[in-house]
RNA sequence: UCCGAUAAGGGCAAACCAGGGGAUAUCCUGGGGCGCAAAGCCAUGGGUCAUAAGUCCUAAGGGACGAUGACUGCCAGGCUACCGAAG
Numbered sequence: 001u002c003c004g005a006u007a008a009g010g011g012c013a014a015a016c017c018a019g020g021g022g023a024u025a026u027c028c029u030g031g032g033g034c035g036c037a038a039a040g041c042c043a044u045g046g047g048u049c050a051u052a053a054g055u056c057c058u059a060a061g062g063g064a065c066g067a068u069g070a071c072u073g074c075c076a077g078g079c080u081a082c083c084g085a086a087g
Stems, first nucleotide, its partner, number of pairs: 002087001003084002011036002016031006034073001040079003044076003047071005054065004
């Protein structure tokens, strides 16, 4: 350095519940704990999700485009990092 123990000390926190923000996706706080060795950070590429406002299509329901937003606990990529058995 790779690697990652039924190691030690710690860390994070899914669903769900309560309160709050947001048009929405979803976010924040508290409870909770499914899991996680980067489940630490960055929306850079892909992906997924949303559609208030715009343009267009549609008889309607609705749809398309672009745009904007959300998700890093979907996959890559970048940056940083605790511990130390075996190999």
Molecule: c-di-GMP-I-GGC riboswitch aptamer
Organism: Chloroflexota bacterium